[in-house]
RNA sequence: GCGCCCGUAGCUCAGCAGGAUAGAGCGCAGGAUUCCUAAUCCUGAGGCCAUGGGUUCGAAUCCCGUCGGGCGCACCA
Numbered sequence: 001g002c003g004c005c006c007g008u009a010g011c012u013c014a015g016c017a018g019g020a021u022a023g024a025g026c027g028c029a030g031g032a033u034u035c036c037u038a039a040u041c042c043u044g045a046g047g048c049c050a051u052g053g054g055u056u057c058g059a060a061u062c063c064c065g066u067c068g069g070g071c072g073c074a075c076c077a
Stems, first nucleotide, its partner, number of pairs: 001073007010026004019057001028044005050066005
């Protein structure tokens, strides 16, 4: 340099042949229980879906650019 895959909550990941309000587990905060802690149970907070455009009545989902990560190939005087 070329090709392919990926980027969603603090972490690990679902959700994608477009349909309106984006989810789970763990973690975190508050509460219940307990003499206290752990465990268990209840409630809650937390996201501009990497970023900038485009298509569409409607985009996390489709298209293009950019940034970042992974893999393969090529180059290496």

A computed fold for a 77-nucleotide RNA from an uncultured Rhodospirillales bacterium, annotated as transfer RNA.
Rfam family: tRNA. Rfam classes the family as a transfer RNA.
It was read from a public genome assembly.
Model confidence (mean pLDDT): 80 of 100.